This is a predicted structure of a 73-nucleotide RNA (transfer RNA) from Hydrogenophaga sp. IBVHS1. RNAcentral holds the sequence, with entries from Rfam. It matches the Rfam family "tRNA".
């Protein structure tokens, strides 16, 4: 160097044009227990890797870049 794949919340991942961005696991608060597990119930937490474009309308779709990963040389 050249080709693929990913990159969304503290982690692990949905979401593949149009709804207020979701879910498990974490943290927080009630609640429940004599206490603690486990259980129910609620709340915080995202500029969707960056920066451009096409669209009325981008997380999705195109270009470049960053990073990670496999592949080829």
């Nucleotide at each position: 160097g050249c080709g693929g794949c990913c990159g969304u919340a503290g982690c692990u991942c949905a979401g593949g044009g149009g709804a207020u961005a979701g879910a498990g696991c974490a943290u927080c608060u009630c609640c429940c227990u004599c206490c603690u597990a486990a259980g129910g119930a609620g709340a915080g937490g995202g500029u969707c890797g960056a920066a451009g474009g096409u669209u009325c309308g981008a997380g999705u779709c195109c270009u470049u870049c960053c990073g990670g990963c496999c592949g080829c040389a």